RNA sequence: UUUUUGCACAAUGGGUAUCGCGAAAGCGGUUGAGAAAAACCAUCUGACCUGAUCAGGUUCAUACCUGCGUAGGGAUGCUGCAGUAGCUUUUUU
Numbered sequence: 001u002u003u004u005u006g007c008a009c010a011a012u013g014g015g016u017a018u019c020g021c022g023a024a025a026g027c028g029g030u031u032g033a034g035a036a037a038a039a040c041c042a043u044c045u046g047a048c049c050u051g052a053u054c055a056g057g058u059u060c061a062u063a064c065c066u067g068c069g070u071a072g073g074g075a076u077g078c079u080g081c082a083g084u085a086g087c088u089u090u091u092u093u
């Protein structure tokens, strides 16, 4: 000095539902990392958005799975730390 990896930070995004009881507040069951907290999770190995209040399966229901989908769009860095490999230079043997 360049390559590349990890972490951090920044960046881009996501969900917060469902069932039962109840006048409500709330209580209980289910799933999940997270069920509205400032936390959690994901992201060019394409997150996420659109079509979509989509279609099929499954479930008490949501969650979940498949299709649509070789669809149309779609966001990363002059940052910090640590490592890695290459090149160049210098020193020693």
Stems, first nucleotide, its partner, number of pairs: 001086002004083005009077002011043004017030005048073003054067004